[in-house]
Annotation: The RNA shown here (c-di-GMP-I riboswitch aptamer) has 89 nucleotides and comes from Woeseia sp. Lineage of the source: Bacteria > Pseudomonadota > Gammaproteobacteria > Woeseiales > Woeseia. Of the family's consensus pairs, 95% are formed in the model.

């Protein structure tokens, strides 16, 4: 250096929940927690998965309902990039 990942070693990251802020929602960030996880570091290219404000399409003599639609979200869904710490077999 590249592959590979152990009851090594030094660490790291943070699920669900609580809680404050932002946002229309998904969610995202601050704090407190630890399911877990060798890239659970970072990045929306591909697929999937989520909201549906905004637009669209129907209904409607008042019930503001119903449906499609990401310019939005998820990198802890998965595939791809791309960057690392240590090291036994």
């Nucleotide at each position: 250096c590249c592959c590979u990942g152990a009851c090594a070693a030094g660490g790291g990251c943070a699920u669900a929940c609580c809680u404050g802020u932002u946002g229309a929602a998904a969610a995202a960030c601050g704090g407190g927690g630890a399911c877990g996880c060798a890239a659970a570091a970072c990045c929306a290219c591909c697929g999937g998965u989520c909201u549906a404000a905004g637009g669209g399409g129907c209904a409607u003599u008042u019930c503001c309902g119903u449906c499609c639609u990401a310019g939005g979200a998820c990198a802890g869904c998965g595939g791809g990039g791309c960057u690392a710490c240590c090291a036994a077999a």